[in-house]
RNA sequence: AACCCAUCCAGAGCAGGUGAGGGACUCGGCCCGACGAUCCUGCGGCAACCGGCUACGGCACGGUGCCAACGCCGAGCUCGAUGGAGA
Numbered sequence: 001a002a003c004c005c006a007u008c009c010a011g012a013g014c015a016g017g018u019g020a021g022g023g024a025c026u027c028g029g030c031c032c033g034a035c036g037a038u039c040c041u042g043c044g045g046c047a048a049c050c051g052g053c054u055a056c057g058g059c060a061c062g063g064u065g066c067c068a069a070c071g072c073c074g075a076g077c078u079c080g081a082u083g084g085a086g087a
Stems, first nucleotide, its partner, number of pairs: 013043005021032003025076005044067003049063003052059002
């Protein structure tokens, strides 16, 4: 340094539109929401996975993701990947 395991859970906003639900699916919690949630759009931002560049310290150019609460908490289900075992 790579790989594997364990542990921890940080960061980031405004505006316009919409108008009653929302927090990925199910259930139970707990929260957010007409002081406008959610979703869409615009600009902005966080972060550094992939590509790119690099003076190898990083950069943030492109593509994703994200911008309430530890992935909000617990259990479960589905799909996929990897590993092991069996056939």
This is a predicted structure of an 87-nucleotide RNA (SAM riboswitch aptamer (S box leader)) from an Acidimicrobiaceae bacterium. Of the family's consensus pairs, 85% are formed in the model. Model confidence (mean pLDDT): 75 of 100. Rfam family: SAM riboswitch aptamer (S box leader). From the family's description: The SAM riboswitch is found upstream of a number of genes which code for proteins involved in methionine or cysteine biosynthesis in Gram-positive bacteria.